Source information
The RNA shown here (transfer RNA) has 71 nucleotides and comes from a Eubacteriales bacterium. Taxonomically the source falls in Eubacteriales (Bacteria, Bacillati, Bacillota, Clostridia). It matches the Rfam family "tRNA". Rfam's curators write: Transfer RNA (tRNA) molecules are approximately 80 nucleotides in length. For this family Rfam cites "The tertiary structure of tRNA and the development of the genetic code" (Hou, Trends Biochem Sci, 1993).

């Protein structure tokens, strides 16, 4: 330099173009003599910039970071 892949909450991961989700973690309450466990809630997320579309995490283009291969 070229080609391919990945980027979603604090962490690990789902997500047919139509309300962004699960587990753990955090936090509030309940329960318990206390703790743990358990139960019920809450907050927190689509790498960035454009395009297409009534509507984009999803499709297209570019950028950034990382991984792999070729030279």
């Nucleotide at each position: 330099g070229c080609a391919g892949g990945u980027a979603u909450a604090g962490u690990g991961u789902a997500g047919c173009g139509g309300u962004a989700a699960c587990a753990c973690a955090u936090u509030a309450g309940c329960c318990u003599u206390c703790c743990a466990a358990g139960c019920u809630g809450a907050g927190a997320u689509c790498a960035c910039g454009g395009g297409u579309c009534c509507g984009a995490a999803u499709c297209c283009c570019g950028u950034u970071a990382c991984c792999u291969g070729c030279u």